A computed fold for a 60-nucleotide RNA from Deinococcus sp., annotated as Fluoride riboswitch aptamer (crcB RNA motif).
[in-house]
C1' cells in the first nucleotide's frame, strides 16, 4: 500500500429548511432526462406534510 473483519459515530436518496415514514452507503451511498453536436426540458420530496424561494392562471 491494498484486501478483511470488528467497534464508535454517521452519511446518502438530480437546486433551500423541517417533521415522520422508507430504502441505500461504511468510503461508499449519491451527482435527472433528451440531443452527434449546438442546445433543449422537468422537479425545490426517495415518499408523505409544511414553510421559504420560483412559475401559471384568476380575484380585488
Nucleotide at each position: 500500500a491494498g484486501a478483511g473483519c470488528g467497534u464508535a459515530a454517521g452519511g446518502c436518496g438530480a437546486u433551500g429548511g423541517a417533521g415522520c415514514u422508507c430504502g441505500c452507503c461504511u468510503a461508499a451511498a449519491c451527482c435527472g432526462c433528451c440531443g452527434a453536436c449546438a442546445g433543449g426540458c422537468u422537479g425545490a420530496u426517495a415518499g408523505c406534510u409544511c414553510c421559504u424561494a420560483c412559475c401559471c392562471c384568476u380575484a380585488g
It was read from a public genome assembly, where an Rfam model found it.